c-di-AMP riboswitch aptamer (ydaO/yuaA leader) from uncultured Desulfocucumis sp., 128 nucleotides, folded computationally. The prediction has a mean pLDDT of 77. Its Rfam family is "c-di-AMP riboswitch aptamer (ydaO/yuaA leader)". Rfam links the family to the GO terms regulation of gene expression and cyclic-di-AMP binding. Of the family's consensus pairs, 91% are formed in the model.

RNA sequence: CGCUGAAUCCCAAAGAAAAUUUGGGUACGGAGGAACCAAUUAUUUGGGGUGAAUCCAUAUUUCUAUAUGGUAGGUUUUGUCUUUUUACCGAACCCGUCAGCUAACUCCGGAAGCGUAAAAAGAAAGGA
Numbered sequence: 001c002g003c004u005g006a007a008u009c010c011c012a013a014a015g016a017a018a019a020u021u022u023g024g025g026u027a028c029g030g031a032g033g034a035a036c037c038a039a040u041u042a043u044u045u046g047g048g049g050u051g052a053a054u055c056c057a058u059a060u061u062u063c064u065a066u067a068u069g070g071u072a073g074g075u076u077u078u079g080u081c082u083u084u085u086u087a088c089c090g091a092a093c094c095c096g097u098c099a100g101c102u103a104a105c106u107c108c109g110g111a112a113g114c115g116u117a118a119a120a121a122g123a124a125a126g127g128a
Stems, first nucleotide, its partner, number of pairs: 001115004009025006028109005037100001046098001047095004055070006073089003080123007
């Protein structure tokens, strides 16, 4: 400097320091929460939320987990977009028996990582 991502920027204090730590704001992101509307048919087989990260089959099993194979879905490059083929991912965490939507209002986050996999077809722009 660039990329993914909500996750950037500002102020104050400590500090030799632009390292690092603490505090307060903030672009931005998420949750709860009326009326209206929607849904009511199930209220332990607990349920819900962030996220692409769900669902199915088989085997084992200490009976709720593990492994394998698929799968909803997600990811790069070829100037852009769309589609297709190959490749990769398909995790993790939180609330705590409670949550449809939702004005006012309330609460939380505002991290982290990377230097980035190939190619083809079609279309629309743009340039000469």